Predicted 3D model of a 380-nucleotide RNA (Bacterial RNase P class A) from a Myxococcota bacterium. It was read from a public genome assembly, where an Rfam model found it.

[in-house]
RNA sequence: UCACUCGGACUGGUGAUCGCCGGCGAUCUUCGCGGGAGGAAAGUCCGAGCUCCAAAGGGCGUGGUGCUGGUUAACGGCCAGUCGGGGUGACUCGAAGGAAAGUGCCACAGAAAGUAAACCGCCGAGCGCCGCUCGGUAAGGGUGAAAGGGUGCGGUAAGAGCGCACCGGGGCUUUGGUGACACGGCCCGCAUGGUAAACCCCACCUGGAGUAAGGCGACGAUGAGAGCGCCCCGCACCGACGGGGCCCGGGUGCCCGCCCGGUAGCUCUGGGUCAUGCCGCUCGGGAUCGUGGUGACACGAUCUUUAGAUGAAUGAUCACCCCCCCUCCUCGGGCGACCGUGGAGGGGAGACAGAACUCGGCUUAUGGACGGGUGAGAGA
Numbered sequence: 001u002c003a004c005u006c007g008g009a010c011u012g013g014u015g016a017u018c019g020c021c022g023g024c025g026a027u028c029u030u031c032g033c034g035g036g037a038g039g040a041a042a043g044u045c046c047g048a049g050c051u052c053c054a055a056a057g058g059g060c061g062u063g064g065u066g067c068u069g070g071u072u073a074a075c076g077g078c079c080a081g082u083c084g085g086g087g088u089g090a091c092u093c094g095a096a097g098g099a100a101a102g103u104g105c106c107a108c109a110g111a112a113a114g115u116a117a118a119c120c121g122c123c124g125a126g127c128g129c130c131g132c133u134c135g136g137u138a139a140g141g142g143u144g145a146a147a148g149g150g151u152g153c154g155g156u157a158a159g160a161g162c163g164c165a166c167c168g169g170g171g172c173u174u175u176g177g178u179g180a181c182a183c184g185g186c187c188c189g190c191a192u193g194g195u196a197a198a199c200c201c202c203a204c205c206u207g208g209a210g211u212a213a214g215g216c217g218a219c220g221a222u223g224a225g226a227g228c229g230c231c232c233c234g235c236a237c238c239g240a241c242g243g244g245g246c247c248c249g250g251g252u253g254c255c256c257g258c259c260c261g262g263u264a265g266c267u268c269u270g271g272g273u274c275a276u277g278c279c280g281c282u283c284g285g286g287a288u289c290g291u292g293g294u295g296a297c298a299c300g301a302u303c304u305u306u307a308g309a310u311g312a313a314u315g316a317u318c319a320c321c322c323c324c325c326c327u328c329c330u331c332g333g334g335c336g337a338c339c340g341u342g343g344a345g346g347g348g349a350g351a352c353a354g355a356a357c358u359c360g361g362c363u364u365a366u367g368g369a370c371g372g373g374u375g376a377g378a379g380a
Base pairs, nucleotide, nucleotide: 001376002375003374004373005372006371007370010367012321013320014319015318016317017316018315020036021035023033024032025031026030038352042363043362045361046360047359048358049357050210051209052208053207057256058255059254060253063205064204065203066202067081068080069079070078071077082096083094084093085092086091097201098200102199103198104195105194106193119141120140121137122136123135124134125133126132127131149167150166151165152164153163154162168190169188170187171186172185173184175182176181214279215278216277217274218273219272224269225268226267227266229246230245231244232243233242234241247262248261249260250259251258284305285304286303287302288301289300290299291298292297322350323348324347325346326345327344328343329342331340332339333338
């Protein structure tokens, strides 16, 4: 100097004039004071708060997660670690339980794709002899994403874990670790492929719908459809009332239980509107310091900040500053490649992009600057 990689922060400032929205105050249709869009507001991928079903238990189902430990209100997040993949490296990615519970799939090619094999080849024997038949073989070749572990030595008619050494695989285990696991030791010729981001099994978790949720008010409208029960007990009898059983209806996945209602101003189903009335609607956030912790984070103290629109406000213009890009000049550093300070001119609406219930995350888009690390090059 170039490239790569990781991290946190910022994402314009001041003044003037005019304009918009909301809050507070007042001498009130006007004036004054303060405030007014992001780090992602985006995607709607997760979690929670909140609202309703609804007083709300159990089971099934559905859906989710899937190495270990920690953190959090919770999460599929975050932190640390283990194992595996990628990378020269700094780093980074992982859908990371189970294939011996079962089912399915592995096209084509190939002889054969799983308790699966003999096309070429190698070896032996025979024959009608340059070919054929029988037997052995799976080391060599071919096909394929993958072919009965790999390399070497011995052995054999030729071979083959057939035997041996090492690697690989499986099992047991000292030691270390909270643990996933790791180093080591011993045993077994051992193999019954791969695939669960296929169905499935195992472990843990899991009601549903969602702010257009929902609540209140006003206006006006439908005046519809269904339910018009039974039995028993309590009071001397009837009625009323209370309780129980059966039946019917309703209860935001289904079933059970449970709850509500079953003659009444009752229950259930269906059915509108608002120059889109009011509430929900903003009370939530941030910074610094101390202690503990590798860290995520926890505890404590101090300080600071606060949009609430509803066809949708938060804007426009001017000046200066800041920042970025290009060119030129000057001074300084260096052997050089190059670097730094100051100045002049020109250019730049200076990226991605706009709250709509709130918050914790993830993912995606994106500007310039700063810091750490890795690699390469040039020079000394």